A computed fold for an 88-nucleotide RNA from uncultured Sphingomicrobium sp., annotated as Glycine riboswitch aptamer. RNAcentral holds the sequence, with entries from MGnify. The model forms 84% of the base pairs in the Rfam consensus.

[in-house]
RNA sequence: GCGCGGGAGAGUGUGGCGCCAGGGGAAACCAGGGCCCACCGCCGAAGGAGCAACCGCCCCCGGAAUCUCUCAGGCAGAAGGACCGCGC
Numbered sequence: 001g002c003g004c005g006g007g008a009g010a011g012u013g014u015g016g017c018g019c020c021a022g023g024g025g026a027a028a029c030c031a032g033g034g035c036c037c038a039c040c041g042c043c044g045a046a047g048g049a050g051c052a053a054c055c056g057c058c059c060c061c062g063g064a065a066u067c068u069c070u071c072a073g074g075c076a077g078a079a080g081g082a083c084c085g086c087g088c
Stems, first nucleotide, its partner, number of pairs: 001088006011040001013039004018035003023030002041075003047071001048069003054063003
């Protein structure tokens, strides 16, 4: 690196003259779904950034996590997923 198995957290939030495909109804109209955008709340385990303790004997400086931040990413399911196990 490839294959297989395992693998957490947090919203099915609110709004929109938005877009799409349908359902009910004679009609007026009614109840929803998907996508997109905005706002609010939240999560940390792609990636990224930081360093009090720790390590490099000390300072400087550097290193680094499952810690911190939450830029990115994510918050029904699916997918993704650090990391772990087995095989090549």